[in-house]
RNA sequence: GUCUUAUCAAGAGAGGCGGAGGGAAUGGCCCUAUGAUGCCCAGCAACCUGAAUGAAAUUUUAAUUCAAGGUGCCAAUUCCUACAGGAAUAUACCUGAAAGAUGAGAG
Numbered sequence: 001g002u003c004u005u006a007u008c009a010a011g012a013g014a015g016g017c018g019g020a021g022g023g024a025a026u027g028g029c030c031c032u033a034u035g036a037u038g039c040c041c042a043g044c045a046a047c048c049u050g051a052a053u054g055a056a057a058u059u060u061u062a063a064u065u066c067a068a069g070g071u072g073c074c075a076a077u078u079c080c081u082a083c084a085g086g087a088a089u090a091u092a093c094c095u096g097a098a099a100g101a102u103g104a105g106a107g
Stems, first nucleotide, its partner, number of pairs: 002106007013041001015040003021031003027080002043073002047070003050066004078099001083096004
């Protein structure tokens, strides 16, 4: 990097280092020296492993709990939006794709 599949409306510091840019891509709109991106620590969550409990029938399944291990995440809905459809006097709005992110699996 490719394919399959699940999820993406919740959640997460007034800490340390460090110094200018950042929010994928289009157009917006935002964040940022009252210091961003990044790294560390703390934290959140519970996708995979693990542990415990476990209706009915014994090994166990659904489900629930823990959060030890593997990831992940920690401004704004995936910040909104580029395509298609619906609604509306205009804007606001709704639905589905596409693209993307993350997990698990495959080759």
Model confidence (mean pLDDT): 81 of 100. Predicted 3D model of a 107-nucleotide RNA (SAM riboswitch aptamer (S box leader)) from Clostridium tyrobutyricum DIVETGP. The RNAcentral record of the sequence draws on Rfam and Ribocentre. It matches the Rfam family "SAM riboswitch aptamer (S box leader)". Rfam's curators write: The SAM riboswitch is found upstream of a number of genes which code for proteins involved in methionine or cysteine biosynthesis in Gram-positive bacteria.